[in-house]
RNA sequence: GGAGGACUAGUCUAAUGGUAAGGCAUCUGACUUGAAAUCAGACGGGUGAAAGCCCUUGGGGGUUCGAGUCCCUCGUCCUCCGCCA
Numbered sequence: 001g002g003a004g005g006a007c008u009a010g011u012c013u014a015a016u017g018g019u020a021a022g023g024c025a026u027c028u029g030a031c032u033u034g035a036a037a038u039c040a041g042a043c044g045g046g047u048g049a050a051a052g053c054c055c056u057u058g059g060g061g062g063u064u065c066g067a068g069u070c071c072c073u074c075g076u077c078c079u080c081c082g083c084c085a
Stems, first nucleotide, its partner, number of pairs: 001081007010024003018065001026042005044055004058074005
């Protein structure tokens, strides 16, 4: 230099273009003398008393009624090929 792939909430991993799901971890509760295990609930961010509202898929932009998904560009990482030494 060329080709291909990956990037999603703390972490891992899903998601026909239809509005982010599940496991682990974590927190709370139950159980226990107390833990562990088990069971139940919660579990991205902001705001709010709550209901709710707004925002979030590596960064930026575009297409679309609608984008994690399609297109452009940039970044990081991985694999293969090539070149130099």
The RNA shown here (transfer RNA) has 85 nucleotides and comes from a bacterium. It matches the Rfam family "tRNA". Rfam classes the family as a transfer RNA. About the family: Transfer RNA (tRNA) molecules are approximately 80 nucleotides in length. The sequence was found in a public genome assembly.